[in-house]
Context: one part of a larger RNA
């Protein structure tokens, strides 16, 4: 000198772009953050009827968006390989869709509870469920052969529904390599390390069980302490390398703490369940109920970080034939000189070199073409009119914004540090080793260009200056 997710101090007119709890993964009060589907089914209401509206079975989404960085020195990640796997939705193909069956919410009765809900009898449907059948390029098995499927709907043209094969995509494993610091951590380790045999899994394997061996890993640092999410990359430097990993992307991990499995193609699941904790909260004391590292927002911490805002208009997503309906993903506006860029606070004349101020050698010199004053412009800011692109066949939150066109009028707009040397930029006055300055060097004890003020000048400029952290 560069850079900050920056803080303070003094100042602040405009816009565009960007970015805004780096501390307490502390505790959160209220809203919103995942619903859809009547072209799967049955009911009930509300209507003459069309149709409309509820809850409930069902189904398909809730495993993706969106958050934090806590834990993790690890195949987590980064980078290149690889076989023993699955993979709803989607796409291409073959092949199929027969025939019964018994149940249950809803709902009606009848009860417990103060609430959370819950009990018992009765009806009832279905693309919930069961059973038989068919049976291959499917599984099993050397072979014979043995085993598993489906579901319909309605606008009659189409959506579905099974089996199977491929292929897309996503996901699970497994190698090498590379990935902070500590020897004031040197021995670590019993499912340990291998083998056999079964078990489990979508899959390979000590991923688990039994029997056998009695192995394996370390000074190329095991093991044990500390510290961190990890990378495209960003800062910094001519580089080579140090430092970092905020914001965008990818990948992992987490969701009050600790466990667990269940559904499911996929989770051992932020806004799903059960337990056990620890905190809140409500109880009629017997008992439930919660989980903002979702966007806003409160409190606490902190030097220190916004709005309980609009809209689904576009851009992706869930469900749906579709209309459409959800969406704090998102677009989009508010606050914050946090940063980065752009503009402006006017332009030309204009000497009696006014007045004032400051110095003075008392002649003067300087603020100084500065101002006054003439003569112009209107950028930004007011006012008035017009008015999009984003989106078209219709739809615009943002917005009557952007932007254009006219009106007035120099008008609404300038500070901040520093002037001993490094290091641009000097004089008076005031204080007298005081008061105070200081980044090193030093300055102040009666002439201080260094404390403090005043004129003057130097720099930057809606910012400047100090602190802090990397280079």
């Nucleotide at each position: 000198g560069a850079a900050c997710g920056a803080a303070c101090g003094c100042u602040g007119g405009c816009g565009g772009c960007a970015g805004g709890c780096c501390u307490a993964a502390c505790a959160c009060a209220u809203g919103c953050a995942a619903g859809u589907c009547g072209a799967a089914c049955g009911c009930c209401c509300c209507g003459c009827a069309a149709g409309g509206g509820g809850a409930g079975u069902g189904g398909c989404a809730g495993a993706c968006g969106g958050g934090u960085g806590a834990g993790u020195a690890a195949c987590g990640c980064g980078u290149g390989g690889g076989a023993a796997u699955u993979u709803c939705c989607c796409c291409c193909a073959a092949g199929g869709u027969u025939c019964g069956g018994a149940a249950u919410a809803a709902c009606u009765g009848a009860g417990g509870g103060a609430a959370a809900c819950u009990u018992c009898a009765g009806c009832u449907a279905a693309u919930a469920c069961c059973g038989a059948a068919u049976g291959g390029u499917a599984c099993c098995g050397a072979g014979a052969g043995g085993u598993u499927a489906a579901a319909g709907a309605u606008u009659u043209a189409u959506c579905g529904c099974c089996u199977u094969g491929g292929g897309a995509u996503g996901a699970g494993c497994c190698c090498g390599c590379g990935u902070u610091g500590g020897a004031u951590u040197a021995g670590c380790u019993a499912g340990u390390u291998g083998g056999u045999a079964g078990g489990g899994u979508a899959a390979c394997g000590g991923c688990c069980u039994a029997c056998c061996a009695a192995g394996g890993c370390a000074a190329u640092g095991a093991u044990c302490c500390a510290u961190a999410g990890c990378u495209g990359g960003u800062c910094u430097g001519a580089g080579a390398g140090g430092a970092c990993g905020a914001c965008c992307a990818g990948c992992c991990a987490c969701a009050c703490u600790g466990g667990g499995a269940c559904u499911g193609a996929g989770a051992c699941a932020c806004g799903g369940c059960c337990c056990a904790g620890a905190c809140u909260c409500c109880u009629a004391c017997g008992g439930g109920a919660g989980g903002c590292a979702g966007c806003a927002g409160u409190g606490g911490g902190g030097a220190a970080u916004c709005u309980u805002g609009g809209a689904c208009a576009a851009u992706g997503g869930g469900c749906g034939c579709a209309a459409g309906c959800c969406u704090g993903a998102u677009c989009c506006a508010g606050c914050c000189a946090u940063g980065c860029c752009g503009c402006g606070u006017g332009g030309g004349c204009g000497a009696u070199g006014a007045a004032g101020g400051u110095c003075u050698u008392c002649g003067g010199a300087u603020u100084g073409u500065a101002a006054a004053g003439c003569c112009c412009u209107u950028u930004u800011g007011g006012c008035g009119g017009g008015g999009a692109c984003g989106a078209u066949a219709a739809u615009g939150a943002c917005g009557g914004u952007a932007c254009c066109c006219g009106c007035a009028g120099a008008a609404u707009a300038a500070g901040c540090u520093c002037c001993g040397g490094c290091u641009a930029a000097c004089u008076u006055c005031g204080u007298g080793c005081c008061a105070g300055c200081a980044g090193c060097c030093g300055c102040g004890g009666u002439a201080a260009u260094a404390c403090g003020a005043a004129g003057g000048g130097g720099g930057c400029u809606a910012g400047c200056g100090u602190u802090g952290u990397u280079c």

Model confidence (mean pLDDT): 87 of 100. This is a predicted structure of a 471-nucleotide part of an RNA (small-subunit ribosomal RNA, 5' domain) from an uncultured bacterium. The full RNA is in RNAcentral, with records from ENA and SILVA.